THF (Tetrahydrofolate) riboswitch aptamer from a Halobacteroidaceae bacterium, 103 nucleotides, folded computationally.

RNA sequence: GGCAGAGUAGGUGCCAUGCGUAAUAGUGCCUGGGGAUGGGACGUUGCCCCAGGACGAAAUGCUGUCCGAGGAUAGCUGCGGUAUGGUCACCGCGUCCGCUAGC
Repeated sequence: GGCAGAGUAGGUGCCAUGCGUAAUAGUGCCUGGGGAUGGGACGUUGCCCCAGGACGAAAUGCUGUCCGAGGAUAGCUGCGGUAUGGUCACCGCGUCCGCUAGC
């Protein structure tokens, strides 16, 4: 000096606990703004937050109880590209500088 490797945010699967499924969330999409992100700096075609906009679902389930004729409540199951947490498995930084010292 060259090659190689480790290491992020996060994602999928699994488990647990919730929310919603009587019109309404959430997820996803678009626009604008902001933020964090391998050990360091910068950074987005990945991630998060806020605002606005468009679209639009998921048994009007079953059983019991109460009140009175339509509701409330408890339990169970299904469903939602649903939320959070946990563990393991797998996937997983672009440039530059570092780390390993393996070749």
It matches the Rfam family "THF (Tetrahydrofolate) riboswitch aptamer". Rfam links the family to the GO term tetrahydrofolate metabolic process. The source organism's lineage runs through Bacteria, Bacillota, Clostridia, Halanaerobiales and Halobacteroidaceae. Of the family's consensus pairs, 91% are formed in the model. Model confidence (mean pLDDT): 79 of 100.